[in-house]
RNA sequence: CGCGGAUCCGUGCCAAAUCGGUGCCGGACGUAAGGUCCGGCGCGAGCGGGGGAACCGCUUUCCGGGGCGAAUGUCGCCGGACGCCGGCCAUGCGGCCGGUGCGCAGCGACAGGGGCACCCUCGCCCUAGCCCGUCAGCUUACCCCGCCGGCACUGAGGGGUGUCGUG
Numbered sequence: 001c002g003c004g005g006a007u008c009c010g011u012g013c014c015a016a017a018u019c020g021g022u023g024c025c026g027g028a029c030g031u032a033a034g035g036u037c038c039g040g041c042g043c044g045a046g047c048g049g050g051g052g053a054a055c056c057g058c059u060u061u062c063c064g065g066g067g068c069g070a071a072u073g074u075c076g077c078c079g080g081a082c083g084c085c086g087g088c089c090a091u092g093c094g095g096c097c098g099g100u101g102c103g104c105a106g107c108g109a110c111a112g113g114g115g116c117a118c119c120c121u122c123g124c125c126c127u128a129g130c131c132c133g134u135c136a137g138c139u140u141a142c143c144c145c146g147c148c149g150g151c152a153c154u155g156a157g158g159g160g161u162g163u164c165g166u167g
Base pairs, nucleotide, nucleotide: 010153011152012151013150014149018045019044020043023041024040025039026038027037028036029035046147047146048145049144050143051142056137064135065132066131067130068129072111073110074109075108076107077106082101083100084099085098086097087096088095089094112127113126114125115124116123118159119158120157121156122155
């Protein structure tokens, strides 16, 4: 000097995933007294999601259906599995090879959707995963659930708004 890691603080991003107050119980530490920390059960506000009438809508339920989420659609390629045809082996079960069809997973292209801090342009990135369990259209009242987790230390230019500090 560079790279990587850990801890603390700060400023921010995705997302609903934040703010306040500590009430009760248990444990540990500690004090002259006061207290501190951890765990569990609860509270309020705010934000998000689901169920749920009439009216309206849909009539379509094994090709099940539905929910959260930006995470969908089309086309192409395609080794798995499966089907068909032909050949070979075989006592039987069946096996092997080639072709073809279909296309799971995967890959690619186009379109749609989402994120990069307020907007525009360019540029970059994502397009997953999970849940309900035969069941749910909308939906007042009413009922139920969640507030996790994952990242960055700054992509560029222009415009605008606001905050803080200083004069």
The RNA shown here (c-di-AMP riboswitch aptamer (ydaO/yuaA leader)) has 167 nucleotides and comes from a Bacillota bacterium. Its mean pLDDT, the model's own confidence on a scale to 100, is 76. The sequence was found by an Rfam model in a public genome assembly.